[in-house]
């Protein structure tokens, strides 16, 4: 100087599933509550390929599974994940 790796911020991309049904309010929709029906890619749980150590135990760990929380026309909001800049750690070289 300064690759990769991490984490914040921004920026673009970004999937899924009922205008269900009743009631009310409205009187195109939209909104609120209640019943079921469903989704999974915030987050949570859980199993557990794998990964750490000589082993074992212990840790770490999924988009998988649960659906508690979330979500379910369009719009907005979320949105794991990716690609891009900025800032910080860390430092191969």
């Nucleotide at each position: 100087c300064g690759a990769a790796c991490c984490c914040g911020c921004g920026c673009g991309g970004g999937a899924g599933a009922g205008a269900a049904c009743c009631g009310g309010a409205c009187c195109c929709g939209c909104c609120c509550g209640g019943u079921c029906g469903c989704c999974g890619a915030a987050g949570g749980a859980g199993c557990a390929a794998c990964u750490c150590c000589u082993c074992c135990c212990c840790g770490g760990a999924a988009c998988c599974u649960c659906u508690c929380a979330g979500g379910c026309a369009c719009c907005c909001a979320g949105g794991a994940c990716c690609g891009c800049g900025c800032g910080g750690g860390c430092g191969a070289g």
Molecule: Glycine riboswitch aptamer
Organism: Pseudonocardia sp. MH-G8